[in-house]
RNA sequence: CUCUUAUCCAGAGAGGUGGAGGGACUAGCCCUGUGAUACCUCGGCAACAGGCUUUUUUCAGGAAGUACUGUGCCAAUUCCAGUAAGCAAUUUGCUUUGAAGAUAAGAC
Numbered sequence: 001c002u003c004u005u006a007u008c009c010a011g012a013g014a015g016g017u018g019g020a021g022g023g024a025c026u027a028g029c030c031c032u033g034u035g036a037u038a039c040c041u042c043g044g045c046a047a048c049a050g051g052c053u054u055u056u057u058u059c060a061g062g063a064a065g066u067a068c069u070g071u072g073c074c075a076a077u078u079c080c081a082g083u084a085a086g087c088a089a090u091u092u093g094c095u096u097u098g099a100a101g102a103u104a105a106g107a108c
């Protein structure tokens, strides 16, 4: 890289370097020299995996907590739509479901 499973309407800032784009893609719509992306330092959010504590148990396991470890994340619902179906409306709106994307764990 690829495959599988799960989740994605919540949450989370300051400083420094630097100098033009960025929000995955395509349209829309936003952010951005009152410094974007990116990198660094400190800080924070979060329970995905492991650890630890408590509890429960048919002793296989389950539940809750904890930021200790490994990632991850800190504009806007994954910003929004993008496949298909249904309902209502007759410009469209709502719900469900896929595809794609992101993150974690496992496998090859």
Stems, first nucleotide, its partner, number of pairs: 002107007013042005021031003025082002028079001043074003048070003051066006078100001084096005
The prediction has a mean pLDDT of 83. A computed fold for a 108-nucleotide RNA from Cerasibacillus terrae, annotated as SAM riboswitch aptamer (S box leader). The source organism's lineage runs through Bacteria, Bacillati, Bacillota, Bacilli and Cerasibacillus.